[in-house]
RNA sequence: UUUUUAUACAGAGGCGUGGAGAGACAGGCUCGACGAAGCGCCGGCAACCCUCGGAUAAUCCGAAACGGUGCCAAGUCCUGACCAUAUAAAAA
Numbered sequence: 001u002u003u004u005u006a007u008a009c010a011g012a013g014g015c016g017u018g019g020a021g022a023g024a025c026a027g028g029c030u031c032g033a034c035g036a037a038g039c040g041c042c043g044g045c046a047a048c049c050c051u052c053g054g055a056u057a058a059u060c061c062g063a064a065a066c067g068g069u070g071c072c073a074a075g076u077c078c079u080g081a082c083c084a085u086a087u088a089a090a091a092a
Stems, first nucleotide, its partner, number of pairs: 001092008013042005021031003025080004043072003048068002051063005076084001
């Protein structure tokens, strides 16, 4: 990068650095010098994988949160395309 499956109305931010953008894309709308993105540290949320218990044909239910990811303005910010985008797991 591609494919498959699942999920996307809940939840959770401070400090330092940085210095003008950010919210995927188009159109809106919003956030931003009362400091955007990025980066670092610490904290938190959630529970996909992992772990434990139970019932199974597929799989489902519950517990836990050390480990691998993810996430922490607004319903995926709204509308559109609904596999468009994002994330997880598996395969190539």
Annotation:
A computed fold for a 92-nucleotide RNA from Hymenobacter norwichensis DSM 15439, annotated as SAM riboswitch aptamer (S box leader). The organism belongs to Hymenobacter norwichensis, within Bacteria. The prediction has a mean pLDDT of 86. It matches the Rfam family "SAM riboswitch aptamer (S box leader)". Rfam's curators write: The SAM riboswitch is found upstream of a number of genes which code for proteins involved in methionine or cysteine biosynthesis in Gram-positive bacteria. It was read from a public genome assembly, where an Rfam model found it. The model forms 97% of the base pairs in the Rfam consensus.